[in-house]
RNA sequence: GGGCGUUUAGCUCAGUUGGUUAGAGCACUUCCUUUACACGGAAGGGGUCGUGAGUUCGAAUCUUACAACGCCCA
Numbered sequence: 001g002g003g004c005g006u007u008u009a010g011c012u013c014a015g016u017u018g019g020u021u022a023g024a025g026c027a028c029u030u031c032c033u034u035u036a037c038a039c040g041g042a043a044g045g046g047g048u049c050g051u052g053a054g055u056u057c058g059a060a061u062c063u064u065a066c067a068a069c070g071c072c073c074a
Base pairs, nucleotide, nucleotide: 001073002072003071004070005069006068007067010026011025012024013023019057028044029043030042031041032040050066051065052064053063054062
């Protein structure tokens, strides 16, 4: 330098050829249970979907540029 892949909650990850609330597990907060802790149960908070631009009535999803990380080739 060229090609490919990944980027979604604090962490690990889903999200089926664009469609109406953005989710799961763990973690966190509160409550119940316990003398207390743990386990268990209930409820709750937390996201500019890597960044910018574009297409569209509508974008996590499509296009494009850039960034970070990883793999391959030179």
A computed fold for a 74-nucleotide RNA from a Candidatus Omnitrophota bacterium, annotated as transfer RNA. Lineage of the source: Bacteria > Pseudomonadati > Candidatus Omnitrophota. Its Rfam family is "tRNA". Its family is annotated with triplet codon-amino acid adaptor activity in the Gene Ontology. The coordinates come from a structure-prediction model, not an experiment, and the mean pLDDT is 80.